Molecule: SAM-I/IV (S-adenosyl methionine) riboswitch aptamer
Organism: Acidimicrobiales bacterium
RNA sequence: GCGGAGUAUCACGAGUGGUCCGGAGACGGGCCCGGCAACCUGGGUUCGCCCCCAAGGUGCCUGCACGGAGACGUGCGAUGCGGUCGGAACACCGGCAAACCGGCGAACCGAC
Numbered sequence: 001g002c003g004g005a006g007u008a009u010c011a012c013g014a015g016u017g018g019u020c021c022g023g024a025g026a027c028g029g030g031c032c033c034g035g036c037a038a039c040c041u042g043g044g045u046u047c048g049c050c051c052c053c054a055a056g057g058u059g060c061c062u063g064c065a066c067g068g069a070g071a072c073g074u075g076c077g078a079u080g081c082g083g084u085c086g087g088a089a090c091a092c093c094g095g096c097a098a099a100c101c102g103g104c105g106a107a108c109c110g111a112c
Stems, first nucleotide, its partner, number of pairs: 006081005015033001017032006034061003039057003042053003046106005063076005083096005
């Protein structure tokens, strides 16, 4: 990089922004600025659960079609299921990441 499988999400969220390119148009794409969102990583002493943080990595700023009175279901599609540096070279080992300084339970350490 390609292909396959599983799983979670697709909302009461966030742009009628600027600019350039393509297009007859609908619209599509690049860049800049702005914004949304805790999916992964990381931080909040260690572990578990929860909560917070947009910091690192993604992503998003319109999901579509069909069935159904509706709740919802099915299919398709989209996105996530870390990144990076060094050593070593499928493996594996070690390091790094902002602000803030949470709750409960357990563990460990310490004091009395």